[in-house]
RNA sequence: UACUUAUCCAGAAAGACCGAGGGACUGGGCCCUAUGACGUCUUAGCAUCCUAUCCUGAUCAGCAGAUCAGGACGUUGUGCUAAAUCCCAGGCUGACCGCAGCGUCAGUCAAAGAUAAGUA
Numbered sequence: 001u002a003c004u005u006a007u008c009c010a011g012a013a014a015g016a017c018c019g020a021g022g023g024a025c026u027g028g029g030c031c032c033u034a035u036g037a038c039g040u041c042u043u044a045g046c047a048u049c050c051u052a053u054c055c056u057g058a059u060c061a062g063c064a065g066a067u068c069a070g071g072a073c074g075u076u077g078u079g080c081u082a083a084a085u086c087c088c089a090g091g092c093u094g095a096c097c098g099c100a101g102c103g104u105c106a107g108u109c110a111a112a113g114a115u116a117a118g119u120a
Base pairs, nucleotide, nucleotide: 001120002119003118004117005116006115007114008113013043014042015041016040017039021032022031023030026089027088028087029086044081045080046079049077053072054071055070056069057068058067059066060065085112090109091108092107093106094105095104096103097101
């Protein structure tokens, strides 16, 4: 970097430095920001994807264990710590206005993105 799978309305911030934009990209909306955002570092925390340990059950086995499922813990590797992935954009379905806008609202699927695990 590419592909596959899973998840994305829950959760969790202080300090120091910096100094102007930031919220992935395009457009629109909305929001954060000199009461210092964003970013970097330190510390703390959140979560449980991986991993370690422990418990329970099932299967294989036949007393050594293996696999699978669930749970506990929070050891390891990541990740995360404004707002749903901040919201909308494409398709489909339904409702409403009533024939006007490809309009408004709701749901759902996709696309794009993020993170994890695996493969190359």